[in-house]
RNA sequence: CCCUUAGAGUUUGAUCCUGGCUCAGGAUGAACGCUAGCGGCGUGCUUAACACAUGCAAGUCGAACGAAGCGUGCCGGAGGAAGUUUUCGGAUGGAAUCCGGGAUGACUGAGUGGCGGACGGGUGAGUAACGCGUGGGUAACCUGCCCUGUACAGGGGGACAACAGUUAGAAAUGACUGCUAAUACCGCAUAAGCGCACAGGAUCGCAUGGUCCGGUGUGAAAAACUCCGGUGGUACAGGAUGGACCCGCGUCUGAUUAGGUAGUUGGCGGGGUAACGGCCCACCAAGCCGACGAUCAGUAGCCGACCUGAGAGGGUGACCGGCCACAUUGGGACUGAGACACGGCCCAAACUCCUACGGGAGGCAGCAGUGGGGAAUAUUGCACAAUGGGGGGAACCCUGAUGCAGCGACGCCGCGUGAGUGAAGAAGUAUUUCGGUAUGUAAAGCUCUAUCAGCAGGGAAGAAAAUGACGGUACCUGACUAAGAAGCCCCGGCUAACUACGUGCCAGCAGCCGCGGUAAUACGUAGGGGGCAAGCGUUAUCCGGAUUUACUGGGUGUAAAGGGAGCGUAGACGGCAGAGCAAGUCUGAAGUGAAAACCCGAGGCUCAACCACGGGAGUGCAUUGGAAACUGGCGGGCUGGAGUGCCGGUGAGGUAAGCGGAAUUCCUAGUGUAGCGGUGAAAUGCGUAGAUAUUAGGAGGAACACCAGUGGCGAAGGCGGCUUACUGGACGGCAACUGACGCUGAGGCUCGAAAGCGUGGGGAGCAAACAGGAUUAGAUACCCUGGUAGUCCACGCCGUAAACGAUGAAUACCAGGUGUCGGGCGCCACGGGCGCCCGGGGCCGCCAGCAAACGCAGUAAGUAUUUCCUCCUGGGGAGUACGUUCGCAAGAAGGAAACUCAAAGGAAUUGACGGGGACCCGCACAAGCGGUGGAGCAUGUGGUUUAAUUCGAAGCAACGCGAAGAACCUUACCAGGCCUUGACAUCCGGCCGACCGGGCGCGUAAGGCGCCUUUCCUUUGGGACGGCCGAGACAGGUGGUGCAUGGUUGUCGUCAGCUCGUGUCGUGAGAUGUUGGGUUAAGUCCCGCAACGAGCGCAACCCCUGCCCGCAGUAGCCAGCAUGCAAAGAUGGGGACUCUGCGGGGACUGCCGGGGACAACCCGGAGGAAGGCGGGGAUGACGUCAAAUCAUCAUGCCCCUUAUGGCCUGGGCUACACACGUGCUACAAUGGCGCAACAGAGGGAGGCGAAGCCGCGAGGCGGAGCGAACCCCAGAAAUGGCGUCUCAGUUCGGACUGCAGUCUGCAACUCGACUGCACGAAGCUGGAAUCGCUAGUAAUCGCGGAUCAGAAUGCCGCAGUGAAUACGUUCCCGGGUCUUGUACUCACCGCCCG
Repeated sequence: CCCUUAGAGUUUGAUCCUGGCUCAGGAUGAACGCUAGCGGCGUGCUUAACACAUGCAAGUCGAACGAAGCGUGCCGGAGGAAGUUUUCGGAUGGAAUCCGGGAUGACUGAGUGGCGGACGGGUGAGUAACGCGUGGGUAACCUGCCCUGUACAGGGGGACAACAGUUAGAAAUGACUGCUAAUACCGCAUAAGCGCACAGGAUCGCAUGGUCCGGUGUGAAAAACUCCGGUGGUACAGGAUGGACCCGCGUCUGAUUAGGUAGUUGGCGGGGUAACGGCCCACCAAGCCGACGAUCAGUAGCCGACCUGAGAGGGUGACCGGCCACAUUGGGACUGAGACACGGCCCAAACUCCUACGGGAGGCAGCAGUGGGGAAUAUUGCACAAUGGGGGGAACCCUGAUGCAGCGACGCCGCGUGAGUGAAGAAGUAUUUCGGUAUGUAAAGCUCUAUCAGCAGGGAAGAAAAUGACGGUACCUGACUAAGAAGCCCCGGCUAACUACGUGCCAGCAGCCGCGGUAAUACGUAGGGGGCAAGCGUUAUCCGGAUUUACUGGGUGUAAAGGGAGCGUAGACGGCAGAGCAAGUCUGAAGUGAAAACCCGAGGCUCAACCACGGGAGUGCAUUGGAAACUGGCGGGCUGGAGUGCCGGUGAGGUAAGCGGAAUUCCUAGUGUAGCGGUGAAAUGCGUAGAUAUUAGGAGGAACACCAGUGGCGAAGGCGGCUUACUGGACGGCAACUGACGCUGAGGCUCGAAAGCGUGGGGAGCAAACAGGAUUAGAUACCCUGGUAGUCCACGCCGUAAACGAUGAAUACCAGGUGUCGGGCGCCACGGGCGCCCGGGGCCGCCAGCAAACGCAGUAAGUAUUUCCUCCUGGGGAGUACGUUCGCAAGAAGGAAACUCAAAGGAAUUGACGGGGACCCGCACAAGCGGUGGAGCAUGUGGUUUAAUUCGAAGCAACGCGAAGAACCUUACCAGGCCUUGACAUCCGGCCGACCGGGCGCGUAAGGCGCCUUUCCUUUGGGACGGCCGAGACAGGUGGUGCAUGGUUGUCGUCAGCUCGUGUCGUGAGAUGUUGGGUUAAGUCCCGCAACGAGCGCAACCCCUGCCCGCAGUAGCCAGCAUGCAAAGAUGGGGACUCUGCGGGGACUGCCGGGGACAACCCGGAGGAAGGCGGGGAUGACGUCAAAUCAUCAUGCCCCUUAUGGCCUGGGCUACACACGUGCUACAAUGGCGCAACAGAGGGAGGCGAAGCCGCGAGGCGGAGCGAACCCCAGAAAUGGCGUCUCAGUUCGGACUGCAGUCUGCAACUCGACUGCACGAAGCUGGAAUCGCUAGUAAUCGCGGAUCAGAAUGCCGCAGUGAAUACGUUCCCGGGUCUUGUACUCACCGCCCG
C1' cells in the first nucleotide's frame, strides 16, 4: 500500500441466559450412484516397506594395454588353377588355397587398465533425533572431475589376467602348471615447495592457539598416448563446488510413565579418524540428567509450502522443490575423492527358483506389467528430435532421467447442444369452484447462422549447419446439414422452489427440528417449479462458522467451576527519589530469509486455466551504530508498605490441674397404697415380692439453666460453670528502632466437625443395631416401652461434610444512613451530653457501577481488564472401572473409556395445583322441615336373553333423557313375501286418454292380473296434464366418521369476571391499569395510586306481580234509583265498587339520627301498599370440557346401488335370575270412611258437550248452548262441622288374582285405559349412605293443559292451606381475590422413582 470480521435451527406454555448438537461456506491424490458432446492444462496404489513372471532402466574409452577374430592392403614362402602359347616334351601365367612377417580399420568384443556405477530414478519402513528448520562456528576438517598459479616428469625392475595345457564339478564356479603387455605394480634419483620432529625470533587472537621468518634432521613424486593440433601425469598453493563435525533457538501426546544412568559424568595418558570428541582403551575421581518434565510408552519422515481462517490460529506434508532415512530382514567391512553402496561384496535369517541332492542362483520402495490387498488409482507404448547426465580428443555410444503419446469428467479452465420471429395462447398433459388456469413463445410454422463434432484441401514453430518421437499434430481455408450433443439434485422450516393422486404410525423419509395413525406442500408417483450444469448428488476427511480451550478473545455466589483451613519452598509479581549499565524494549544500517508458490504490474498460448518476466512480501534469525522513559542488573540512600520496642485494656482463643451446685438414674432406710407410665387413642413395660408419689442418706457419670445479645474469640474445624498455672493472636496509644525485610504460593508440612477403627479405662442420661407394642393393605418407618455399640477420658489412626457467605488471598480507590463490640482523643452547659479517629461485627440503600436475572453494593458479585494461586469446558455412564499412592479396616486421594441422548441446566414470567397462608361468597356446612336408601307398583338404565329385543345419551353436566305419549302406523330392528330409473326430483323417446275417486274377483297383504264408470285446449300438425312402457344421466340410504364441519345445546355459572388503546416499568416473556384501604349481590361504588381512558360482562332499560289515579264499560260488576222473581244483575238503567283493557303515578338512601374518613356505604327511625336489588321471569362475558348431537336439519369425505334403497304381513322395541337411578302409593288417629263450603289458570268445532232419562258404576241415550269474560269441560280438594272407627297388619295399605263389564280403535292375544263384585300381598317409618328447601318458600291439597283415536304416578302450568330454623364460617363441597412453594404447563386424573 492492499485486504478485512454476517448467521440460522433446536431445551420452554412463553422469556432471558448458560450450554451442547446440527446446518448454510471453502477444500480433496478421493470413492460410490445416476448421467455424459468437445478441447487445453494438470493429475492418478493414500491400502500389503505384500510377493513378483517377462523385457528394459549404467555404461563407456582401441587416442592406456596384450592376445584373438574379421576385413583390407603389403612383403616373403608353399601352392600351382583358368587362360595364352607350343616344336605337345614343355614354356608362360600366376589365381584359388595354405603358412609366416610386419602394417592397417568409424570392425567385433572377452580380459588388464582408466573414468563412471556415491549422480539421476524410487519409497517413507525406521527416526521425537542436531533428523529437520533457522542462525552461527571449525584456531578441529576433507574435497575426484573444473579454474588459476608455481615447479617437475631422469633411470630401472619384477609380476598377474587374458591365452595354452592338465584337472574338479550336473551347474555356478574353480584348482594347478606355463607364457605375456601397459597410463597396472615396485624400488632408486631429484626436492623449488610440502609433511613430520626439535629449538629460536616477530606479530596476532575468545582459550587450546594462529600467521610469518630463517636453521637442523628426516620423509614421500610422476605415464605416457597422439591424427602432431593436442590430450593426459606428479607435487604444492589458491579458487570454485560438494561434503563432514560442533553449537544457540524451535520442533506431537501421555505423570494412570518420577526418578534415570555404569562408558554412565569428568580428568590424565594412549589408540583411532579427514577431523574434535568416552568414538574406543587403561588408570583415577563420583559424578551427570530430571517437575523449565529426565526416563519410559504411544504416534510421526522434517521443511519450503498446501487447505482453511478477518486475523491470531487450526489441519495437512499427494504432485513440484530442499534435506534426511531406507533398498527382502539384520549385521559387517572392502574399494574409492566420495559408500559402509537400490540394479557391488561377505555373513546370518526368511522366502522363491535350479539341482545329478554334493551344491548353487535371486531381490521392481527404477519404467511398464502380474498376482494379492482394497471403496479405489493407468500402457508389458514412441523417441533420444529437445533439455540434462555418464564415458570418449572426437565421431559416437548409453540414458524407462527426460520429451511425447495412450487410459480415467480425478481436478481446474474454456466452448457447444442454436439465434430471431411466432397467440388460434394449437394439440397433448396436469389441475379445476367446470368458468377456467398452468406447461407457454414453449412447440409447430417462417427467416437466419455454423462454434464443436463429421468431410475435403493446405500445413507450421519447437532446430544456432544437419537431425522432429510428438505428427499430417496445432493452426488456416472450403463445402454441407438445425442437424450428432442434457442431465442431476431439490421443492415442511433452516433454504430458492406447490399442487393432484396413491398409501394410512403401513410402506417409507430424515443433516437438525421432525414427517406418516383417511383430506401428508415432509413417504411413492405425476404435473409444475427452484438450483447447478457435462456434470449433479451422496459418503469420508480438514478448516470455518465455534469467542465451544478464549494470546488476540471466556469464565468460577445460584448455570460446569474457589482447594476444608493455615504455614511456607521453588516460582511469579512488587514502595519513594537520585546515579550508572544496556539484558528486555524502541530506532537506523547492512547480512540472510534458495527456487517454485502467494500478492501487485505488465507479457505469451484466440480467452481462461496454464506458462514466462519484473517488483513486493516472507511478520524470522544473527551482526552492528544509537536512545534510556518503562521492566531488569548493580551501587549508595529514604520511610509511607512490613516488622521491632514501651504502655494499656478486651475476649466461650488454646493446654493442664483442681473445685462447685442444680437435674436425671441407681442403692439403702422411712411414710404410704393401687396403680404408675405412655399415646391421637392404646398396648408392650413397671407395680401387692409394695411401684409411682414423698422424706432422709449415699453412689456414679455426663452436661454446665439464668447471664445470652444478627455479643465476643479463633486460620478454619470450633470454643460457654468457677479457680489457678502455662501460652498464642488481634486491637488501641506513643513514634524510639530496622529500612522494602513485602504479597501470593505449584509441590511440601501442619491443623481439621461428626461418624468410624485400635489399645486401655469409664458408663448416669441419651441412643444406631436389636426386641416388643401400636399404626397400616403391608410398615424391615414415623409413635410408644426397653436396649447394645457409641457418646465421656488417655494415647494412636482416619482426613471426609450443604467443611457454605455454596463467594480463594492481598492492596488502593469509589455517595450516604443507622445500630452494636473493643480502645482512644477533643469540647462543654458535666448530662446515661456533643463531636471525631482506629479496629471488628450487622442492617438499609434503583448513589454510581456490575449482573442472564435473582441480587451485590466500603465485609462488593464495583473500579484498577491490578498481583498470585485453585478449578471449569453438554447430560448420562461416573466420582464408577483399571493401574497407582495412603490407610489396621472402613475407605480416601487421584481418575478414564466403550456406549447412549438432544438435550441436561440457571434465573425470572403466565397459569394450574398444594392434606400452604389470608380474606370473601354459595342451602356448602351448621340450625331446621320433608324426603330417598327398606315395601309394592310405575318408569328409565345396566346386564342377561332373543330371530330382533333399532339407535343415541355415560361422574356432577347419561339413567320419567331424545320420546309433548311404540296395539297397527310410528319403526330406524327381526322373520317371511315382493319391486329394481325405483315410494320421491329433473331431463328424453314411444304408447294411451284419462287421472283422482268409486264398485267387484283371486291373494295374509304388498305386488300382480282383470272387469265397469270417467279429460281439456286446438290452427287438427299438435300441446297441456296424467298414467304406462323403455334407455340412461340419476334418485335413495335413520349406512360410517360429532376426532373433518355448520347450526343448536349442556356445563363451570347469573360465578364476577374477561380484555383493549395510549402511557409507564422490564433486555424479555410480561407487569401496571385489574393491586392497596373501605364497601357491595356485583371489577357495585368511594378514596388512594404511573397510570389515563375504553369495550364485553354486573346493574338498568323489557315482561309478570304488589298500591293508587285517569280513560273506557260487554258477554264482566250492582252501591244508589226503579221493575221483577223461584229470590236468577233476570230487566230498565248506572260507572260508584270488584274486575278487564289501555295509559300514567309511585321508591330515589329522597328525609331524620348514629357510625364511617366530611366519601362510598352501613345501622336505626319516620312516612308509605311497598325500603334499601320489593318478589318472580327473560337475559348467560372471554373462554373450558376434540363435552353432546352426521338419528331434527344442513354438510365435506368414504361406503351400498336387483341393495346398506323401496313396499307389505306378522313379530320386536313391552323379554327377566338380577343391579342402579327417578317417581307414585303407603305403613295410619294431625288418620280412614260418610254427610256439607271457597279458587285460579286454562281448553273446546272430526271439539267441549248442558238439562233430562237409563245403569251400582265406567258409561249409554239425548243434543240445549258455545268458535267462547256469554255455553261447556267443572264436582275443586285439603279445610270446617257432625258422626263413626280405637291401635289391629286394622274400616290402615292397596299389589296380585278371579269373574263380569264400559270406552277408543280396522284390530286391545302378545300389548290399552277405566268400572263393579270378590280376593286382600309386602309394608308398622326404613343400615351404611344420601337429596331438596331460607317465605307465600318447604311441606301438604286439589285443578288445568300439551302430546293424543285411546292410553300419565311423567312433563308444563295454576291457585288453596301454610311452617320451622340460620349461633356462626372450625370443618366437607364448589367458586372468587391477594399471597407463597413447585422438578406441574396434556397443567396433581400432573410429574416421577424402584
A computed fold for a 1394-nucleotide RNA from an uncultured bacterium, annotated as small-subunit ribosomal RNA. Rfam family: Bacterial small subunit ribosomal RNA. Rfam links the family to the GO terms ribosome and structural constituent of ribosome. The sequence is in RNAcentral, with records from Greengenes.